[in-house]
């Protein structure tokens, strides 16, 4: 300098006008308005996917059923989140991906193949055993040698016969049989190489190496790793079909919930109602009225609601994840649901024109997204800029 791989952070800035929510103090003609001051969305708030806090309802524990995790060790209020390690798998590397048991049992494994799992035999191979037939002064294989139909222009191929030489053997042919080495199917076919062995073959035996499982021995907390023995033990896939083993989980959720409670109906006492401090007069009603009270409880109001597994700097302990310690800040509470809006400058990205060039004028564009009870967390979306640490390559000193 390429290329690449992992991590961290930022998400416009200042200013000026207008507007909005909550607190707080101040006034005012007080279901409302007004000043003044302080606060007012994010890294994801989103998706509502884990897992928790908190409320309620059930419970004395407990299991069985269902769901949910699944290497090992740690962290953590806890998780399906995080560190760290182990085992596999991919990369030239840094790095990524991925994890209980298929040698307890049941099931499934299309098509195609003999067969898809206590193995099987479709071509092929062998003819040992068996049975049947046939040859045995001959018969068969196997190698020479001669004849020699046939094809061909030729050189030659070559069915066959001769039984002439050599060599070996009892043998030849169908069946039963035997094999799984090779071929063939297939995503996948019951260990690879060699060598012995056999009729032919085969871990069938035997050496090597792969993989299993036992056993001893060292290291680790542990998964695991090494080194040596010793078994031919070679054992397909799917556990997101069922099961097993191990651990979690009671159900419902801020519309949980809890206070206060207007009207309407309900119960229950008293009691004519206005006019008034009383009596009279007067005026209205005839009890379905009036007044007072009691429970549950709607509208509607408050609370739950904002100091919390709480951010931010140091210090200590830990590889780390994370923890303890101090210091110091207080950081949104709407409830139809505020947190916005126009101007300027500047920044940033692209366009265009003018310049030799530094620049200059002008246009356009700046993401995804937005509390509702709150935390941790993983997961998705996201213009645009930045910072690091590592790894390969070149190429200079």
């Nucleotide at each position: 300098c390429g290329a690449g791989u992992c991590g961290a952070c930022c998400g416009g800035g200042c200013g000026a006008c207008c507007g909005c929510g909550g607190c707080g103090a101040g006034g005012g003609g007080u279901u409302c308005c007004c000043u003044c001051g302080u606060c007012g969305a994010g890294g994801a708030a989103a998706g509502u996917c884990g897992g928790g806090a908190c409320u309620c309802c059930g419970u004395a524990g407990g299991g069985c059923a269902g769901c949910g995790c699944g290497g090992u060790g740690g962290g953590u209020a806890a998780c399906g989140c995080c560190c760290a390690c182990c085992c596999g798998g991919g990369g030239u590397g840094a790095c990524c991906c991925g994890g209980g048991g298929a040698a307890a049992g049941c099931g499934c494994c299309a098509c195609a193949g003999a067969a898809a799992a206590c193995a099987u035999a479709c071509c092929g191979c062998c003819g040992a055993c068996g049975a049947u037939c046939g040859c045995g002064g001959g018969c068969g294989a196997c190698g020479g040698g001669c004849c020699g139909a046939g094809c061909g222009a030729a050189a030659g191929c070559c069915a066959g016969g001769c039984c002439c030489c050599g060599u070996c053997g009892g043998u030849g042919a169908u069946c039963g049989g035997g094999u799984a080495a090779g071929g063939g199917u297939g995503g996948a076919a019951c260990g690879g190489u060699g060598g012995g062995g056999u009729a032919a073959g085969a871990g069938c035996c035997c050496a090597c190496c792969a993989g299993c499982g036992c056993g001893a021995c060292g290291g680790g907390u542990g998964a695991c790793c090494g080194u040596c023995g010793c078994g031919g033990c070679u054992c397909g896939g799917c556990a997101a079909g069922c099961c097993c083993c191990g651990c979690g989980c009671g159900g419902a959720g801020c519309a949980a919930g809890g206070c206060c409670a207007a009207g309407c109906a309900g119960g229950g006492a008293g009691u004519g109602g206005g006019u008034u401090g009383c009596c009279c007069g007067c005026c209205c009603a005839a009890a379905u009225g009036c007044u007072c009270c009691c429970g549950g409880g709607u509208a509607g109001g408050c609370c739950g609601c904002a100091u919390g597994a709480g951010g931010c700097c140091g210090g200590c302990g830990g590889u780390a994840a994370c923890g303890u310690c101090g210091g110091u800040c207080c950081c949104a509470g709407a409830u139809g649901g505020a947190u916005g809006g126009u101007c300027g400058c500047c920044c940033c990205c692209u366009c265009g024109c003018c310049g030799a060039a530094a620049g200059g004028c002008g246009g356009g564009g700046g993401a995804c997204a937005g509390g509702a009870u709150c935390c941790c967390g993983c997961u998705u979306a996201c213009a645009g800029g930045c910072c690091g640490g590592c790894u390969c390559g070149c190429a200079u000193c």
The RNA shown here (Bacterial RNase P class A) has 397 nucleotides and comes from an Actinomycetota bacterium. RNAcentral holds the sequence, with entries from ENA. The source organism's lineage runs through Bacteria, Bacillati and Actinomycetota. Rfam family: Bacterial RNase P class A. It is annotated as a ribozyme. The gene name in the source record is rnpB. The model forms 94% of the base pairs in the Rfam consensus.